Overview:
The RNA shown here (transfer RNA) has 74 nucleotides and comes from Fluviispira multicolorata. The sequence was found in a public genome assembly. Its Rfam family is "tRNA". It is annotated as a transfer RNA.
RNA sequence: GCGGGAGUAGCUCAGUUGGCUAGAGCAUCGCCUUGCCAUGGCGAGGGUCGAGGGUUCGAGUCCCUUUUCCCGCU
Numbered sequence: 001g002c003g004g005g006a007g008u009a010g011c012u013c014a015g016u017u018g019g020c021u022a023g024a025g026c027a028u029c030g031c032c033u034u035g036c037c038a039u040g041g042c043g044a045g046g047g048u049c050g051a052g053g054g055u056u057c058g059a060g061u062c063c064c065u066u067u068u069c070c071c072g073c074u
Base pairs, nucleotide, nucleotide: 001073002072003071004070005069006068007067010026011025012024013023019057028044029043030042031041032040050066051065052064053063054062
């Protein structure tokens, strides 16, 4: 330099052919349960989907540029 893959909540990830409010588990916080802890039950907070732009009535999803990491080739 070229090609491929990944980047979505604190962490690990899902998200179908573009469609209505972006989700799960763990973690955190609150309440219930208990004499206390753990376990269990209920609930809450936390995101502008790596960044910028474009297409579209509508983009996590399609297109372009860019950035970080991984793999391969030269």